Source information: A computed fold for a 73-nucleotide RNA from Lactobacillus iners DSM 13335, annotated as transfer RNA.
[in-house]
RNA sequence: GGUUCGGUAGUUCAGCUGGAUAGAACGAUAGUCUCCUAAACUGUAGAUGUGAGUUCGAGUCUCACCCGAAUCA
Numbered sequence: 001g002g003u004u005c006g007g008u009a010g011u012u013c014a015g016c017u018g019g020a021u022a023g024a025a026c027g028a029u030a031g032u033c034u035c036c037u038a039a040a041c042u043g044u045a046g047a048u049g050u051g052a053g054u055u056c057g058a059g060u061c062u063c064a065c066c067c068g069a070a071u072c073a
Base pairs, nucleotide, nucleotide: 001072002071003070004069005068006067007066010026011025012024013023019056028044029043030042031041032040049065050064051063052062053061
């Protein structure tokens, strides 16, 4: 340098055929319970890599760029 795959919450991951209230687990935090802690239960906050395009509508499709992995040279 070429090709392929990936980038969604602090972490690991879903997200279908374009119309989702962007979700789960763990973690964080507040409360209940408890003598205290843990556990359990209830609540809260937290994310679409960047920029453009297509579309009435984009996490999803297209292009460029950035980052990572695999592979070829």
The coordinates come from a structure-prediction model, not an experiment, and the mean pLDDT is 80. Rfam family: tRNA. About the family: Transfer RNA (tRNA) molecules are approximately 80 nucleotides in length. NCBI's taxonomy places the organism under Bacteria, Bacillota, Lactobacillales, Lactobacillaceae, Lactobacillus iners.